A computed fold for a 117-nucleotide RNA from a soil metagenome, annotated as SAM riboswitch aptamer (S box leader). The RNAcentral record of the sequence draws on MGnify. The prediction has a mean pLDDT of 76.

């Protein structure tokens, strides 16, 4: 870069000790010990694995789609709070003498994370 997924689901202990939730703003966790790190345990998003269903092709081989098993001793990932909530757009309501604030609804946007490639 590309394409898919991002309201589900899953934490206790040791260790450190002031930050931390990507950026900005908002809310929020944090010395009743966060964050990071190791163990051990758990999810099940994606690859793999097993076991099927529909479709297209059809001599086979194969190709797309959809769904189940984590009791599947596997690679990544993940385990606060919707990706925490917002940022761009689309409209709705209000408020204000100034192009903005507030509510609020919608959209396969931005941006970000994890996989596959």
């Nucleotide at each position: 870069c590309u394409c898919a997924u991002c309201a589900u689901g899953a934490g206790u202990g040791g260790u450190u000790g002031a930050g931390g939730g990507a950026c900005u703003g908002g809310c929020c966790c944090g010395a009743a010990g966060a964050c990071g790190c190791c163990a051990c345990g758990g999810c099940a998003a994606c690859c793999g694995g097993u076991a099927g269903g529909a479709g297209c092709a059809c001599g086979c081989a194969g190709c797309u789609c959809c769904a189940g098993c984590g009791a599947c001793a596997g690679g990544u990932g993940c385990c606060a709070a919707a990706u925490c909530c917002a940022g761009c757009u689309c409209g709705a309501a209000g408020c204000g003498g100034g192009u903005g604030c507030u509510u609020u609804g919608g959209g396969a946007a931005a941006a970000g994370a994890u996989g596959a490639g």